[in-house]
RNA sequence: AGCGUGUUCCGGGGUCGGUGUGAUUCCGAACCGGCGGUGACAGUCCGCGAACCCCGCGCUGCGGGGCCGAUCCGGUGGAAUUCCGGAACCGACGGUGAUGGGACGCGGCCCCGGCCGCUCUCUAGUCCGGAUGAGAGGAACGCGGG
Numbered sequence: 001a002g003c004g005u006g007u008u009c010c011g012g013g014g015u016c017g018g019u020g021u022g023a024u025u026c027c028g029a030a031c032c033g034g035c036g037g038u039g040a041c042a043g044u045c046c047g048c049g050a051a052c053c054c055c056g057c058g059c060u061g062c063g064g065g066g067c068c069g070a071u072c073c074g075g076u077g078g079a080a081u082u083c084c085g086g087a088a089c090c091g092a093c094g095g096u097g098a099u100g101g102g103a104c105g106c107g108g109c110c111c112c113g114g115c116c117g118c119u120c121u122c123u124a125g126u127c128c129g130g131a132u133g134a135g136a137g138g139a140a141c142g143c144g145g146g
Base pairs, nucleotide, nucleotide: 003144004143005142006141007140008139009138010137015029016028017027018026030126031125032091033090034048035047036046037045043089044088052066053065054064055063056062057061071087072086073085074084075083093129094128095127100122101121102120103119105118106117107116108115109114
């Protein structure tokens, strides 16, 4: 040094414009990227965390299980889905909608194929909320031990 143990601290980012009575949700353009690993730097590889769902319990919570998004091409190189160039893609839950979609629903019109209205429902990575939370983990220091 590694190892064990304890304490403390740290530990998620991002919007403007347009239209309009009304939208950071529509349209246009822009912007963001937790933690560990990986032959060389990763939102998209491997794994983890958060969130969400289910079950149990002695129920401020804990334990177990489930779910868990998305990348290619070219170049350099010993080595890169990680760098460089180019073109793509993805983003929990609840709330909010003028947009767009869905419904075996109800009503109306009717050229019988659709249209219109109502109702229900879905529709935000960037807004609001749980969250001044939790956490993968990281750092420093103490003690043990070596």

The RNA shown here (FMN riboswitch aptamer (RFN element)) has 146 nucleotides and comes from Leucobacter chromiisoli. The sequence was found by an Rfam model in a public genome assembly. The prediction has a mean pLDDT of 83.